[in-house]
């Protein structure tokens, strides 16, 4: 330097849930606590999946609104892919 692996150690992240708070139409996200788990649970929506449906289109309508479709929204802790990388062992 490359590659494989993750038993222990150092260090790291943080699900559910809770919270006075912030953000968003929502899904969701941020912050604090928390700890189910994680060897990329670091980063990136390129592909598939899933969630939401404001705007929009269409339909209905008592003209207030309701319904259907549908990402340009979200999820990297749903999977694949890309990219970078700590510690230790071989």
């Nucleotide at each position: 330097u490359g590659u494989u692996u993750g038993a222990a150690a150092a260090g790291g992240c943080a699900a559910a849930c809770u919270g006075a708070a912030c953000u968003g139409a929502a899904a969701g996200g941020u912050c604090a606590g928390g700890a189910c788990g994680c060897a990329a649970a670091g980063c990136c929506u390129c592909c598939g999946g899933u969630c939401u449906a404001a705007u929009a289109a269409c339909g209905c309508g008592a003209c207030a609104g309701c319904g259907u479709u549908g990402a340009c929204g979200a999820u990297a802790g749903c999977g694949g892919g890309g990219u970078u990388g700590c510690c230790a062992a071989g």

About this RNA:
The prediction has a mean pLDDT of 81. This is a predicted structure of a 90-nucleotide RNA (c-di-GMP-I riboswitch aptamer) from Aeromonas schubertii. The RNAcentral record of the sequence draws on Ribocentre. NCBI's taxonomy places the organism under Bacteria, Pseudomonadati, Aeromonadales, Aeromonadaceae, Aeromonas.